RNAcentral holds the sequence, with entries from ENA.
Transfer RNA from a Patescibacteria group bacterium, 74 nucleotides, folded computationally.
[in-house]
RNA sequence: GGGAGCUUAGUUAAAUGGUAUAAUGACGGUCUCCAAAACCGUAGUCGGGGGUUCGAUUCCCUCAGCUCCUGCCA
Numbered sequence: 001g002g003g004a005g006c007u008u009a010g011u012u013a014a015a016u017g018g019u020a021u022a023a024u025g026a027c028g029g030u031c032u033c034c035a036a037a038a039c040c041g042u043a044g045u046c047g048g049g050g051g052u053u054c055g056a057u058u059c060c061c062u063c064a065g066c067u068c069c070u071g072c073c074a
Stems, first nucleotide, its partner, number of pairs: 001070007010024004018054001026042005047063005
């Protein structure tokens, strides 16, 4: 230099055009002498920008970051 994949909540991962989810963590509550566990509840997320569409996490372009494969010439 060329090719492929990935980027979603604090963390690990789903969802692949139509209200963004789960587990775990955080916070609050019930319970308990207190705590843990268990149960209930709350908040929190689509890497940046642009395009297509009635509608984009999803499709397209571009940029950035990460991972993997792989050279050629002088």
Rfam family: tRNA.